RNA sequence: GCCUUAUUGCGAGUGGUGGAGGGAUUAGGCCCGUUGAAACCACAGCAGCCGGCUUCCACGCGGGGAAGUGCAGGUGCUAAUUCCUACGCCUGCCUGGUGGCAGAUGCGGAAAAUGGGGC
Numbered sequence: 001g002c003c004u005u006a007u008u009g010c011g012a013g014u015g016g017u018g019g020a021g022g023g024a025u026u027a028g029g030c031c032c033g034u035u036g037a038a039a040c041c042a043c044a045g046c047a048g049c050c051g052g053c054u055u056c057c058a059c060g061c062g063g064g065g066a067a068g069u070g071c072a073g074g075u076g077c078u079a080a081u082u083c084c085u086a087c088g089c090c091u092g093c094c095u096g097g098u099g100g101c102a103g104a105u106g107c108g109g110a111a112a113a114u115g116g117g118g119c
Stems, first nucleotide, its partner, number of pairs: 001119008013043005021032003026086004044078003048075003051071001052069006082111001087108003090103005
């Protein structure tokens, strides 16, 4: 990097270097930022997935299932729902009609992110 699968609820920041951007991409909106952005480093924190541990169940082996537990090992994360919208469903308005515009509590899809598995 590609394929596949699950989740996108909750939670958790200080300091140093740096010096103007950042919130994935495109567009619009909104927001963060010289009271210091991105990035990097140190320390701290959070607890999702994997892993560990305990108990139980079934089993001929291999191995499997259920419940519990932060145990902080792997990875991840530490403004705003994945910041919101974009496509479809939906609601309202306009139009003779094709269609256009607007809205938002929601649902689905797409995309993205993170974890597991595979190549």